[in-house]
Context: one part of a larger RNA
Molecule: large-subunit ribosomal RNA, domain II
Organism: Pseudomonadota bacterium
RNA sequence: GCCCGGGACUUACUGGUAUGUGCAUGGUUAAGAGAAUUUUUCUCAUAGCCACAGGGAAACCGAGUCUGAAUAGGGCGUUUUUGUACAUAUCAGUAGACCCGAAAGCCAGCGAUCUAUUCAUGGCCAGGAUGAAGAUGGGGUAAUUCCCAUUGGAGGUCCGAUAGGGUAGAAUGAUGCAAAAUUCUCCCGUGAGCUGUGAAUAGGAAUGAAAGGUCAAUCAAGCUGGCAAAUAGCUGGUUCUCCUCGAAAUAGCUUUAGGGCUAGCCUCAUAAUUUAAACUAUAGAGGUAGAGCACUGUUAGGAGUAGUAGGGGUUACCUUAUUACCCUGACAAACUCCGAAUGCUAUAGUGAAUAUUAUGGGAGUCGGAAUGUGGGGGAUAAGCUUCAUGUUCGAGAGGGAAAAAGCCCAGAUUAUCGGCUAAGGCCUCUAAAACUAUCUUAAGUGGGAUCGUCCUGAGGAAGUUUAAAAACUUAGACAGCGGGGAUGUUGGCUUAGAAGCAGCCAUCAUUUAAAAAGUGCGUAACAGCUUACCCGCCGAGUUUUUAAGCACCACAUAUGAUCGGGCCUUAAAGAUAGUGCCGAAGCCAUAAGAUAUAUAUGUUUUAAGCAUAUAUAUCGGUAGAGGAGCGUUCUAUAUGCGUAGAAGAUAAACCGUAAGGUUUAUUGGAGCGUAUAGAAGUGAUUAUCCGGGC
Repeated sequence: GCCCGGGACUUACUGGUAUGUGCAUGGUUAAGAGAAUUUUUCUCAUAGCCACAGGGAAACCGAGUCUGAAUAGGGCGUUUUUGUACAUAUCAGUAGACCCGAAAGCCAGCGAUCUAUUCAUGGCCAGGAUGAAGAUGGGGUAAUUCCCAUUGGAGGUCCGAUAGGGUAGAAUGAUGCAAAAUUCUCCCGUGAGCUGUGAAUAGGAAUGAAAGGUCAAUCAAGCUGGCAAAUAGCUGGUUCUCCUCGAAAUAGCUUUAGGGCUAGCCUCAUAAUUUAAACUAUAGAGGUAGAGCACUGUUAGGAGUAGUAGGGGUUACCUUAUUACCCUGACAAACUCCGAAUGCUAUAGUGAAUAUUAUGGGAGUCGGAAUGUGGGGGAUAAGCUUCAUGUUCGAGAGGGAAAAAGCCCAGAUUAUCGGCUAAGGCCUCUAAAACUAUCUUAAGUGGGAUCGUCCUGAGGAAGUUUAAAAACUUAGACAGCGGGGAUGUUGGCUUAGAAGCAGCCAUCAUUUAAAAAGUGCGUAACAGCUUACCCGCCGAGUUUUUAAGCACCACAUAUGAUCGGGCCUUAAAGAUAGUGCCGAAGCCAUAAGAUAUAUAUGUUUUAAGCAUAUAUAUCGGUAGAGGAGCGUUCUAUAUGCGUAGAAGAUAAACCGUAAGGUUUAUUGGAGCGUAUAGAAGUGAUUAUCCGGGC
């Protein structure tokens, strides 16, 4: 892991509510006693309990009473009297209280054959090296110190695979040889050494050359039993079916924030009644969006009247700054002379809905998410955070968006090889148009609603299309080509020079078709080239500006790129207009079922029942409420089957909306059904569930 079996809302008592039954001019017995049949009934037993009257803390009073000085006012009652006992269902409380699960706590015992330390008594340590003190002899000295040689044999001394002990490094080992080993290397090896045997110390205690180490593979408090089913606002699990309705993720409080209580929202029962939503009409309150500057503040420019302060001054006045006023122009969540739309309130009408309201029973919910809109926080960042408001998901399947909780379309009772549409699509993958008409784009731009993704900006440019305005133009424009582009004069000044062209000043006049006291190169300065300007050639449009459409650059990322891919260019891209088609569990059609309401008929224990028919509406669904059933084991009553083959097992067919049921065949070899009631150890794919098998 698979299979088989086991495995979780129970039981008792006390209460609430609903339903049923009995009695009700009250209901009911408990212990106990007696009787009968036989282990349960019947008869007593009226102690007690509930109800029949309340108010008050109470005394007490009483249809009233309490408060109070009160004969006031107010509170709770009376004036609708209905209850009570039992059963069933459900919920609550107390108990282990749906099941499994702690880390822990306390009490009483058992452990030092492991290990820590200690005590008693024993045992063990090849061989080699070094050579302390002391001693002896000699030397030396006044005598010591001292020197030399020999001897001697010290040491938590040295080497050492002696034995023994350790465990520093590495590899192997990891369902091992082994719940700590093996191999190689390594350390100690006469000492604070190693070791045998016997003994001592223990659980908040022991022992510890101290690591929270060790105390029998267990240690920041051993092990065994008990309290004990400790407690667990936490995690996991919680077993058959169908039908109706169907949430919440909010507020307040909380040593509260992943828990609770009350309210909100769901459901069931009963009652009320037309009250609800929505729409229409009318009447209201309000200060948002917008707008405005009349107030409060902020603010750009101007004018220069008045005040204030400075400067100048010839005392006439001139000038600067600033405040208020004035003119023009702006800003505001905590400004308002104004001021909507929505929304809200009230009244009236429409409105018959699984609506509203009230009372009572039962809940669940208190982590919400995205998206559109209006705001706050943040950086007008976030799949960010926090409010408001709508939607969807949550609890919602289906179609579209390549794929997809929250986007778009649309809300799945069941069936159909029927039809029509929505969003979105119609070259191909891929159902349907390479559809019709007119434009645009040349960038593969694009073929991408929204978007974590995609997209994109200021700015730039003889891209291209459309529209508008201005100017020049057959008296010849624009561009190009041919020619001219002169004279006074090298203007004056400056300067080494300054001749159109370093700089300053002036910028005249003449000849002309036209030609600057010179547009740009250039020279040391001249020269030279060129432009403005004019003529000719040519022969029809040219130049500038503005607005709009679509493209271009701006445009950089992490494994190889991408519109989903292929691919697409008068399109299969973009724009405008149009026709047709495809396309969903939507709608329609046909058939069937269920629920609710209404009506009709029948039935009958007259009712809130049952059955049938018709009409209308409805039938997605988590938590959850309500309803109806299936099956298992046992009991009672009735009635059946079985050796001519029961239960069980295997397989098939059939029936039922489902849980399920029936039959047949084979196997099996002795018990088992059906109907109506009743009672439960009553239903398992899941708990790292428990036991067994493989």